A computed fold for a 571-nucleotide part of an RNA from an activated sludge metagenome, annotated as large-subunit ribosomal RNA, domain I. It matches the Rfam family "Bacterial large subunit ribosomal RNA". The RNAcentral record of the full RNA draws on SILVA. Its mean pLDDT, the model's own confidence on a scale to 100, is 80.
[in-house]
Context: one part of a larger RNA
RNA sequence: AGCCAAAAAUGAAUGCCUUGGGUGAAAAAGCUGAAGAAGGACGCGAUUGGCUGCGAUAAGCCUCGGUAAGGUGCCAGUAACCGUUAUAGCCGGGGAUCUCCGAAUGGGGGAACCUAUUCUGUAUUACAGAAUGUCCGAAAUGGAUAGCAAGCAUGGGAAGUGAAAUAUCUCAGUACCAUGAAGAAAAUAAAUCGUAAGAGAUUCCCUUAGUAGUGACGAUCGAACGGGGAAGAGUCCAAACUAUAUGAGUGUCAAGGUCCUGACCGUUGCUCAUAUGGGGUUGAGGGGCAAUAGCGAAGCAGUUAGGGAUGCUUCCUAGAGUUACAAAAUUACAUCAUAACAGAACAGUGUGAAAAAGCUGACCAUAGAGGGUUAUAGUCCCUUAAGUGAAAUGGUGUAGUCUCUAGUUAUUGUACCCAAGUAAUGUCAAACACGUGAAAUUUGGCAUGAAUCUGGGCAGACCACUGUCUAAGACUAAAUACUUUUUCACACCGAUAGCGAAUAGUACCGCGAGGGAAAGGUGAAAAGAACCCUGGAAAGGGAGUGAAAUAGAUUCUGAAAUUUUUGGCUC
Numbered sequence: 001a002g003c004c005a006a007a008a009a010u011g012a013a014u015g016c017c018u019u020g021g022g023u024g025a026a027a028a029a030g031c032u033g034a035a036g037a038a039g040g041a042c043g044c045g046a047u048u049g050g051c052u053g054c055g056a057u058a059a060g061c062c063u064c065g066g067u068a069a070g071g072u073g074c075c076a077g078u079a080a081c082c083g084u085u086a087u088a089g090c091c092g093g094g095g096a097u098c099u100c101c102g103a104a105u106g107g108g109g110g111a112a113c114c115u116a117u118u119c120u121g122u123a124u125u126a127c128a129g130a131a132u133g134u135c136c137g138a139a140a141u142g143g144a145u146a147g148c149a150a151g152c153a154u155g156g157g158a159a160g161u162g163a164a165a166u167a168u169c170u171c172a173g174u175a176c177c178a179u180g181a182a183g184a185a186a187a188u189a190a191a192u193c194g195u196a197a198g199a200g201a202u203u204c205c206c207u208u209a210g211u212a213g214u215g216a217c218g219a220u221c222g223a224a225c226g227g228g229g230a231a232g233a234g235u236c237c238a239a240a241c242u243a244u245a246u247g248a249g250u251g252u253c254a255a256g257g258u259c260c261u262g263a264c265c266g267u268u269g270c271u272c273a274u275a276u277g278g279g280g281u282u283g284a285g286g287g288g289c290a291a292u293a294g295c296g297a298a299g300c301a302g303u304u305a306g307g308g309a310u311g312c313u314u315c316c317u318a319g320a321g322u323u324a325c326a327a328a329a330u331u332a333c334a335u336c337a338u339a340a341c342a343g344a345a346c347a348g349u350g351u352g353a354a355a356a357a358g359c360u361g362a363c364c365a366u367a368g369a370g371g372g373u374u375a376u377a378g379u380c381c382c383u384u385a386a387g388u389g390a391a392a393u394g395g396u397g398u399a400g401u402c403u404c405u406a407g408u409u410a411u412u413g414u415a416c417c418c419a420a421g422u423a424a425u426g427u428c429a430a431a432c433a434c435g436u437g438a439a440a441u442u443u444g445g446c447a448u449g450a451a452u453c454u455g456g457g458c459a460g461a462c463c464a465c466u467g468u469c470u471a472a473g474a475c476u477a478a479a480u481a482c483u484u485u486u487u488c489a490c491a492c493c494g495a496u497a498g499c500g501a502a503u504a505g506u507a508c509c510g511c512g513a514g515g516g517a518a519a520g521g522u523g524a525a526a527a528g529a530a531c532c533c534u535g536g537a538a539a540g541g542g543a544g545u546g547a548a549a550u551a552g553a554u555u556c557u558g559a560a561a562u563u564u565u566u567g568g569c570u571c
Stems, first nucleotide, its partner, number of pairs: 001570009015556001016521002020493002022490009031147002039101003042055003046078002049075003061095007070082003106115003116132007133145004152180005162169001166216001192199002203230005213221001234475003241278010256265002259307005283453001285418003288414007296315006316407006329401010340388002346361004362379002364368001370382003424448008434460001455470005508515002528555001531542004
């Protein structure tokens, strides 16, 4: 020096574990805010650095329920106290307090700071309280302002990429930006589709179907009808006509005063506009108006008598209702949520540090889900099954009170109405699976510009016939999307995995927007090593604890690289 073996050091793999994550199902919940939110700053403890909680009433105050013998939250002790059969504490319902910043709102401002005015009160050199932003609105004790993960609607709107290049095309109406609303949003009651039979609002799922189509017919893109399910709900206006009120114009002594007849009155008329009420809402077209026929009761009304019609009120009958179709409250009962209660049944034995494992013999079970306990427990503990339970607040349901509606339909006639700068046409674009194409349909810009049912749209150029629907106003639950909470589950992970995070958006980096970690395990129990010796100390050696200390706090196991020591062999 090499090789081999053993013992150590270093190191952290591996194994085992789980406080943390991931995914899904079911149920419940889904807006908060000037009564000052979300989010923060600064404080509050005997001691107080962080977390949690709270707000100068500051780890809390009051009250109502539940529970209760133990408490003064956690890291994490020590001291000093409180309480023990119900004013300790803990859990839940309701309330009080709630500094400063923040929409931030008296003014200002470099957020958590600076600085006013007016009024009121009192114990008056002072202190306390209140008001004072902007916009809308005639005003109000009215409304708005700001926040919000995902999902939603609307307005804007890329590129990397693919086409093996690239320009139409694609990616994609995606990402992203802005605005807005709600617990969902949007859509929704046919000017729809269609196989010509017929179907009958919207939304979502499966299918039709990668079909028909589209496409430098490249790359791609990609329906619908129909069928099967989830859920189901339908309504209100505009107009014609009419009443009242107001205004404008016009008109004058015959028009009118609800109709008929007779009387009486007489600046009351007519036209237009606006407002409010009635009327009316449809596609076997519907409605208005006029006439005729029929139609609950009583009372009242107009200049008057009689008759009719109309309107109003009350009753009766029938129906409906708080998510649309009008709208507000309240009572009772039931049920659910937010604390809880109660809850069966096992002993012995040897091994072991320890029994729940083994052996022996029992028991419970509407409970043998799960977790814990010195190893693996139905019968030790917390629970579990089946039951029980709310002073208070909230949700849902049912029934009342209550509220609303109707009790005027048919026939004939008339041709009064049925949503206009609209439909349509031209042109330029966009959306439709459909790239201008034979390009219908839908939407927008510009320019032209109809009709009122003998009207008008559509049926994929266009025409005819036939069929079908009724645009140019509005509302509408559910089935659907997403998230949170609770419960449950997993041929999900097990500390380089699983969320970035076994808590952390922390430490740290960056002027900033922003980026962004690492880090788990003594032992059953701290029993965490009193005391002695050496040492300045660190530490070590004894002693002691423990089943074990090569479990000693750098703590389970403790691989490899690497290092050392000892022994052996070879040169």